[in-house]
About this RNA
The RNA shown here (c-di-GMP-I riboswitch aptamer) has 79 nucleotides and comes from an uncultured Solirubrobacteraceae bacterium. Rfam family: c-di-GMP-I riboswitch aptamer. Rfam describes the family as follows. GEMM was predicted in a large-scale screen for bacterial structured RNA regulatory elements.
RNA sequence: AUCCGAGAAAGGCACCCCCGCCGCGAGACGGGUUCGCAAAGCCACGGGACUCCGUAGACGAGUCGGCCGGGCUACCGAA
Numbered sequence: 001a002u003c004c005g006a007g008a009a010a011g012g013c014a015c016c017c018c019c020g021c022c023g024c025g026a027g028a029c030g031g032g033u034u035c036g037c038a039a040a041g042c043c044a045c046g047g048g049a050c051u052c053c054g055u056a057g058a059c060g061a062g063u064c065g066g067c068c069g070g071g072c073u074a075c076c077g078a079a
Stems, first nucleotide, its partner, number of pairs: 004077002012037002017032004022027001035066001041072003045069003048064005
């Protein structure tokens, strides 16, 4: 340094739900909360799910990174 992830240490993030606010909506943001997370840090590139337009279909636009994969970066150092 890389791989790896402890009955280690220092920390970090914050599910569901509630409140406020934005959005047609999925949902985002802020506060409380703390189910969990060794990348639950960042990126919509691929898949998937969801929302809107649309009679339906196709097409298009969007949302989800705590759905999966992938890329980039990173604290600590037992086996």